Description: Predicted 3D model of a 396-nucleotide RNA (Bacterial RNase P class A) from Nocardioides sp. R-C-SC26.
RNA sequence: CGGGUUGGCCGGGCGGCCGCGUGAGCGAUGGGAGACCACCGCUCCCGAGGAAGGUCCGGGCUCCGUAGAGCAGGGUGGUGGGUAACGCCCACCCGGGGUAACCCGCGGGACAGUGCCACAGAGAACAGACCGCCACGUCGCUCCUUCGGGGGCGGCGGGGUAAGGGUGAAACGGUGGAGUAAGAGACCACCAGCGCACCGGGCGACCGGCGCGGCUCGGCAAACCCCACCUGGAGCAAGACCAGACAGUGCACGACGAUCCGGCUCGCCGGAUCGAGAGGGCUGCUCGCCCGAGUGCACGGGUAGGUCGCUGGAGGCUGUCGGCAACGGCAGUCGUAGAUGGAUGGCCGCCCUCCCGCGAGGGAGACAGAACCCGGCCUACAGGCCAACCCGUCCG
Numbered sequence: 001c002g003g004g005u006u007g008g009c010c011g012g013g014c015g016g017c018c019g020c021g022u023g024a025g026c027g028a029u030g031g032g033a034g035a036c037c038a039c040c041g042c043u044c045c046c047g048a049g050g051a052a053g054g055u056c057c058g059g060g061c062u063c064c065g066u067a068g069a070g071c072a073g074g075g076u077g078g079u080g081g082g083u084a085a086c087g088c089c090c091a092c093c094c095g096g097g098g099u100a101a102c103c104c105g106c107g108g109g110a111c112a113g114u115g116c117c118a119c120a121g122a123g124a125a126c127a128g129a130c131c132g133c134c135a136c137g138u139c140g141c142u143c144c145u146u147c148g149g150g151g152g153c154g155g156c157g158g159g160g161u162a163a164g165g166g167u168g169a170a171a172c173g174g175u176g177g178a179g180u181a182a183g184a185g186a187c188c189a190c191c192a193g194c195g196c197a198c199c200g201g202g203c204g205a206c207c208g209g210c211g212c213g214g215c216u217c218g219g220c221a222a223a224c225c226c227c228a229c230c231u232g233g234a235g236c237a238a239g240a241c242c243a244g245a246c247a248g249u250g251c252a253c254g255a256c257g258a259u260c261c262g263g264c265u266c267g268c269c270g271g272a273u274c275g276a277g278a279g280g281g282c283u284g285c286u287c288g289c290c291c292g293a294g295u296g297c298a299c300g301g302g303u304a305g306g307u308c309g310c311u312g313g314a315g316g317c318u319g320u321c322g323g324c325a326a327c328g329g330c331a332g333u334c335g336u337a338g339a340u341g342g343a344u345g346g347c348c349g350c351c352c353u354c355c356c357g358c359g360a361g362g363g364a365g366a367c368a369g370a371a372c373c374c375g376g377c378c379u380a381c382a383g384g385c386c387a388a389c390c391c392g393u394c395c396g
Base pairs, nucleotide, nucleotide: 001392002391003390004389005388006387007386008385009384010383012351013350014349015348016347017346018345020047021046023044024043025042026041027040029038030037031036049367053378054377056376057375058374059373060372061235062234063233064232068287069286070285071284073231074230075229076228077227078092079091080090081089082088093107094105095104096103097102108226109225113224114223115220116219117218130165131164132161133160134159136157137156138155139154140153141152142151143150144149173191174190175189176188177187192216194213195212196211198209199208200207201206239308240307241306242305248299249298250297251296252295253294256275257274258273259272260271261270262269263268279291280290281289282288315334316333317332318331319330320329321328322327352365353364354363355362356361
């Protein structure tokens, strides 16, 4: 200097004028005994994001609710850590890609079971003989002959074989040897794989070494499934309070019994206990538990207003300590939107970046707006800046 990899940051700035929203302070007017309320004016602090988008995860919070067990359903899937938690983050292991930095992984199980592997091919899970190779029988042709016999080629028949060739994405280990009629882990050596035992390193997943052995036991679970672990449901339109308005009708099922006590107008009322009990709740089912005198269904009427929830948080920033890191501890400091017909805008000037132009000047400046809050992941992003690492080249 060039190429690559990983991480981080900015993403218009300054000034002026007018105009918005919450809060605070001050003042005026009106109401009110007062507290205070309504409205107006002035001043001050603050006021959309790295993704506010997606709604894909995890929580806080609220209610069911005082709350259980099981099944179903759902989720995750190497090990160790971080975290409130997670399907997230960090470190490491194994496998794959890359010269490397680094990147990727639906990473437990195929010997629990079921299922699939098209076509081609003999044969695709304990399979298989197409072309071949070998010997035997038989038929034909032919050569040699020391006339005993020894060969060669071809057809047919049954037998042996799976080393060679072929098919395929994949063919039931590889190379060499010995052996055989011809072959074959049937046998042997080395290797790969698998299993077992021992030793060493590591918290662990795993790694390394050495020995023995049957010889070799496909792939797909991102197929159903099995195993391990996790998991109540619904959701801020949750929920709490205030004000205000209206109108109920029909059908169905139930509303009960006993004992005791008290009051009393002697017929009732109230309470306690034991039974019975329509309907309802535990937001899929079962059990179990709880509420329970009026419920369920259909039709019809009224309300949709206001306040809270609503912003001090698993918060931000700075320093320091621990840790490879994620992150955590300690100390100090800050107060940084809370709208609800839903707030940030408009104009002007200068500057900055990029493009066009000789110049004057002209044009453009990304993705995109909180709505209870937070931790992540994913997606979008014009232009620009910084750092580290890897490879290559050149110079010293």

Source information: Taxonomically the source falls in Nocardioides (Bacteria, Bacillati, Actinomycetota, Propionibacteriales). It was read from a public genome assembly, where an Rfam model found it.